[in-house]
Molecule: c-di-GMP-I riboswitch aptamer
RNA sequence: AAAAUGAAAAGGCAACCCAUGGAGAAAUUCAUGGUUCGCAAAACUACAGGGCCUGUAAAAUGGCAGCCAGUUACCAAU
Numbered sequence: 001a002a003a004a005u006g007a008a009a010a011g012g013c014a015a016c017c018c019a020u021g022g023a024g025a026a027a028u029u030c031a032u033g034g035u036u037c038g039c040a041a042a043a044c045u046a047c048a049g050g051g052c053c054u055g056u057a058a059a060a061u062g063g064c065a066g067c068c069a070g071u072u073a074c075c076a077a078u
Stems, first nucleotide, its partner, number of pairs: 004078001005076002012039002017034007037066001043071003049068002051064003
């Protein structure tokens, strides 16, 4: 230095739920605080990869990245 790997430490993220205030027809989402199920990518990417949710007579031009996937990356025993 590279690859594999994810023990320890440092640092990081924060589902669900609760409180307050917004956006939306809905799904869902935003801000602040509390809490911590969990995460080695739980960082980023949403017609133009798959999948799921809402909606509709039918139809996404609405959503979901903490479902798979793609891209990039911190630390380190061995």